[in-house]
Molecule: transfer RNA
Organism: Paenibacillus forsythiae T98
RNA sequence: GGACUCUUAGCUCAGUUGGUAGAGCAGUUGACUCUUAAUCAAUUGGUACAGGGUUCGAGUCACUGAGAGUCCA
Repeated sequence: GGACUCUUAGCUCAGUUGGUAGAGCAGUUGACUCUUAAUCAAUUGGUACAGGGUUCGAGUCACUGAGAGUCCA
């Protein structure tokens, strides 16, 4: 220098043809327990890497940029 893949909650990740975002773990509160842990119940948390574009509508489509990874040179 070139090709490809990825970027979504604090962490690991889903999300089917564009129709308005979820799970597990973690956190908080309560129950249980002499206490802790474990268990059970409830619950908080996201302008989706940045930007503008297409569209009635974008996590999803196209483009520019940033970061990470793999391969080639």